[in-house]
Context: one part of a larger RNA
RNA sequence: CACCGCCCGUCACACCAUGGAAGCUGGCUAUGCCCGAAGUCGUUACCCUAACCCCUAGUGGGAGGGGGAUGCCGAAGGCAGGGCUGGUGACUGGGGUGAAGUCGUAACAAGGUAGCCGUACCGGAAGGUGUGGCUGGAUCACCUCCUU
Numbered sequence: 001c002a003c004c005g006c007c008c009g010u011c012a013c014a015c016c017a018u019g020g021a022a023g024c025u026g027g028c029u030a031u032g033c034c035c036g037a038a039g040u041c042g043u044u045a046c047c048c049u050a051a052c053c054c055c056u057a058g059u060g061g062g063a064g065g066g067g068g069a070u071g072c073c074g075a076a077g078g079c080a081g082g083g084c085u086g087g088u089g090a091c092u093g094g095g096g097u098g099a100a101g102u103c104g105u106a107a108c109a110a111g112g113u114a115g116c117c118g119u120a121c122c123g124g125a126a127g128g129u130g131u132g133g134c135u136g137g138a139u140c141a142c143c144u145c146c147u148u
Stems, first nucleotide, its partner, number of pairs: 003111001005108001008104002011101001013098004018093003023088007031080004039073001041071004046067004052062003055058001114135009
């Protein structure tokens, strides 16, 4: 490369990440209940018992100790429903990117209905209409001010 310009959205294709999602599958965590090892502690009428004490001197008694039994606590384990957090997931939502795809032409000039903002409704799509607002609207006319 200057209107044979610029440019918007739907749709189609490819790729990328991502949201939702029945379900599937992990991790962490607390709670309730069940079971309950080791071990400390408590109890003990059962069994054993050289040192200490008592004595009627025995195959004795007591203290202490050991064993057994039992109670509390108690790890792991089991059951239940929670919390947090990953992976995966039919399907689904938009987003991003990609020289020459499709449909139209919304915006940029008064862009051919001025545009834009809020809102409601409507429409393949850009968008349209109603309503309130703004000028960051062109043109024409008038008013005020400034300069010559």

This is a predicted structure of a 148-nucleotide part of an RNA (small-subunit ribosomal RNA, 3' minor domain) from an uncultured bacterium. Its Rfam family is "Bacterial small subunit ribosomal RNA". Model confidence (mean pLDDT): 82 of 100. RNAcentral holds the full RNA, with entries from ENA, Greengenes and SILVA.